Annotation:
The part of an RNA shown here (large-subunit ribosomal RNA, domain II) has 683 nucleotides and comes from [Bacteroides] pectinophilus. The prediction has a mean pLDDT of 83. Lineage of the source: Bacteria > Bacillati > Bacillota > Clostridia > Eubacteriales. RNAcentral holds the full RNA, with entries from ENA.
Context: one part of a larger RNA
RNA sequence: UCCGGCGAGUCACGUUUACCGGUGUGGUUAAGUACUUAAGGUACGGAGCCGAAGUGAGAGCAAGCAUGAAGAGUGCAUGUAAUCAGUAAACGUGGACCGAAACCGGGUGAUCUACCCAUGUCCAGGCUGAAGCUGCCGUAAGAGGUAGUGGAGGCCGAACGCACAUCCGUUGAAAAGGGUGGCGAUGAGGUGUGGGUAGGGGAGAAAUUCCAAUCGAACCCGGAGAUAGCUGGUUCUCCUCGAAAUAGCUUUAGGGCUAGCCCUGUGACAGUCACACGCAGGUAGAGCACUGAAUUUCCUAGGGGGCGUCAAAGCCUACCGAAGAAUAUCAAACUGCGAAUGGCGUGGUGAUGAUUCACAGGAGUCAGACUGCACGAGAUAAGUUGGGUGGUCAAAAGGGAAAGAGCCCAGACCCACUGCUAAGGUCCCCAAAGUGCGUGUUAAGUGGAAAAGGAUGUGGGAUUUCAAAGACAGCUAGGAUGUUGGCUCAGAAGCAGCCACGCAUUCAAAGAGUGCGUAAUAGCUCACUAGCCGAGAGGUCCCGCGCCGAAAAUGUCCGGGGCUGAAACACGACACCGAAGCAUGGGAAUCAUACACAAGUAUGGUUGGUAGAGGAGCAUUGAUGACGCGGCGAAGCGGUACCGGCAAGGAGCCGUGGAGUGUCAUGAAGAGAGAAUGCCGGA
Numbered sequence: 001u002c003c004g005g006c007g008a009g010u011c012a013c014g015u016u017u018a019c020c021g022g023u024g025u026g027g028u029u030a031a032g033u034a035c036u037u038a039a040g041g042u043a044c045g046g047a048g049c050c051g052a053a054g055u056g057a058g059a060g061c062a063a064g065c066a067u068g069a070a071g072a073g074u075g076c077a078u079g080u081a082a083u084c085a086g087u088a089a090a091c092g093u094g095g096a097c098c099g100a101a102a103c104c105g106g107g108u109g110a111u112c113u114a115c116c117c118a119u120g121u122c123c124a125g126g127c128u129g130a131a132g133c134u135g136c137c138g139u140a141a142g143a144g145g146u147a148g149u150g151g152a153g154g155c156c157g158a159a160c161g162c163a164c165a166u167c168c169g170u171u172g173a174a175a176a177g178g179g180u181g182g183c184g185a186u187g188a189g190g191u192g193u194g195g196g197u198a199g200g201g202g203a204g205a206a207a208u209u210c211c212a213a214u215c216g217a218a219c220c221c222g223g224a225g226a227u228a229g230c231u232g233g234u235u236c237u238c239c240u241c242g243a244a245a246u247a248g249c250u251u252u253a254g255g256g257c258u259a260g261c262c263c264u265g266u267g268a269c270a271g272u273c274a275c276a277c278g279c280a281g282g283u284a285g286a287g288c289a290c291u292g293a294a295u296u297u298c299c300u301a302g303g304g305g306g307c308g309u310c311a312a313a314g315c316c317u318a319c320c321g322a323a324g325a326a327u328a329u330c331a332a333a334c335u336g337c338g339a340a341u342g343g344c345g346u347g348g349u350g351a352u353g354a355u356u357c358a359c360a361g362g363a364g365u366c367a368g369a370c371u372g373c374a375c376g377a378g379a380u381a382a383g384u385u386g387g388g389u390g391g392u393c394a395a396a397a398g399g400g401a402a403a404g405a406g407c408c409c410a411g412a413c414c415c416a417c418u419g420c421u422a423a424g425g426u427c428c429c430c431a432a433a434g435u436g437c438g439u440g441u442u443a444a445g446u447g448g449a450a451a452a453g454g455a456u457g458u459g460g461g462a463u464u465u466c467a468a469a470g471a472c473a474g475c476u477a478g479g480a481u482g483u484u485g486g487c488u489c490a491g492a493a494g495c496a497g498c499c500a501c502g503c504a505u506u507c508a509a510a511g512a513g514u515g516c517g518u519a520a521u522a523g524c525u526c527a528c529u530a531g532c533c534g535a536g537a538g539g540u541c542c543c544g545c546g547c548c549g550a551a552a553a554u555g556u557c558c559g560g561g562g563c564u565g566a567a568a569c570a571c572g573a574c575a576c577c578g579a580a581g582c583a584u585g586g587g588a589a590u591c592a593u594a595c596a597c598a599a600g601u602a603u604g605g606u607u608g609g610u611a612g613a614g615g616a617g618c619a620u621u622g623a624u625g626a627c628g629c630g631g632c633g634a635a636g637c638g639g640u641a642c643c644g645g646c647a648a649g650g651a652g653c654c655g656u657g658g659a660g661u662g663u664c665a666u667g668a669a670g671a672g673a674g675a676a677u678g679c680c681g682g683a
Stems, first nucleotide, its partner, number of pairs: 001683006011094009021084003026050003032044005054061002064076004097233002099230001103223006114197009123187001125156004132149006160184003164181005199215001201211003208217001236617006246259005260365002262362007271352005276346004285337001286335002291331003296326003302320002304317004368393006375386003398409003413587004418583003424577003427561003434574001437572005447563001453548002457545010474532005480505003485499003511526001515524002588607008618672001620669002623666007636656005642650002
């Protein structure tokens, strides 16, 4: 991992509701007794219970009672039936669908292991040679020296014990081993036998280490089906409807209760939308009288500084500045204004066609997600967070967006090798359909990622200036004189700098000079003018599409190929493709209506679905009754092209098998397996 078997809402009592049955001028027995039989039943038994009367806190009163001063008003009663079983569902009390790790009690364990006690036993061989003692030397006596003796503490290394390194082993030969090295090896040593210490306890050269392959509290049995607001699991089919992820309260926040939203039943007759009319409001916007914020100027109380003085008065002020005036702004918690939407009500008309409400019974839900719009928090960050209002997902498949819960289109009863469309598309490929039409734009592969900013890109529009009295560009020529303007300066001559009224003359025109240049001159050039030429030229603004700005890590921002009068972009008209949408043909279920009143027929509508509610069935094992099958072959098992309203399922036949078993009706459950790191067995 797979296969097989087992494996989870049960039972008792009580309450409520629905259905069904008995009785009903009320219903019903309990314990018990008697009889019968041995599976149970029948009769008696009316004690008790429910109902027949309510109301009040109660005393109490009573078809009324309570309140109240009340013959008032109001509240609840009085007119219509219950009760006892059965079935179904839910709830309550019980273990109450299954499931812990744990906790407590009583016992069993120290044959493993830890420590201790008693009594035994074991440690090849080799090496070193402390103290002490003795002799000799030595000393005043010592100390000391030397030679022996002695055998302490150690060293090397087998048995024995340990377990430091590494290799193998890791479904092992082994639930801790094997190989090669290593450490201790007369000691706090190893070991045999017998005994002791027990679970909040023991033992521990101390590691949460050991206490029988179990140890942060052993094992066995019991309390016990502990508890589990928790994760997981919870077993056949079809049909109808179909949620919520919100509010309030909660030692409450991943739990619950009530309401909201869903289902079933009964009963009412409303409901929703549009128009009309009438209301309330303070949002968007706007505004600055109010509350605050904030800008400039004037004016000015006050303050700072300076002058002045013995002190002051007084004067000045390019400083600050309340209030006031003018100017121009801002506000969720500002408003002398103020919409659109939205909301409420009324009755009439129109639309819709059960969508509404009440009561009774059953739920689930209380983690929501993204997206559009208007907002708060955050950084006008987040696939962030919080509410509001729509949508989708959740619980929704199908088509599109290459691929994608939440985006766009569209809501799947079933069948069809039928048709029309939506979003989106129609050169080729996945891949169905235009290399279609008309007019423009883009040259960047822009399309097919991005900003501030930058630019004679290009198309369109508006406006303005110049221009056949000749513009713009180009070429030819001129571009002068007073004068080297004055000042300054070493020099300053148009051109370092300063001043000026920016002068005047001759002119077709020519600045007291646009730039280059010189030490200063000189020189070149421009403005300006004429000639040649002969038709447009220059500036500003707006719009469309492009360009630069543009650097990242596996491989390039179209799905790819590839695309340029497009296969890009804009506008316009047309054709086609395209979904489970719509239609067509056939079929099914369900609801309503009509007819039939049992089945059914016709018409019209409906039939996605999680939690969940309701309905109808299939299968398994006993029981009772009836009818069957079976050694001329039961069940089971294997195969199979059949049947059934779709299904759960069910026949027939063949083989195997070798003794039981089926159908119908009723009734009862140990009644359906794929999941629980399920349990047991096997591969």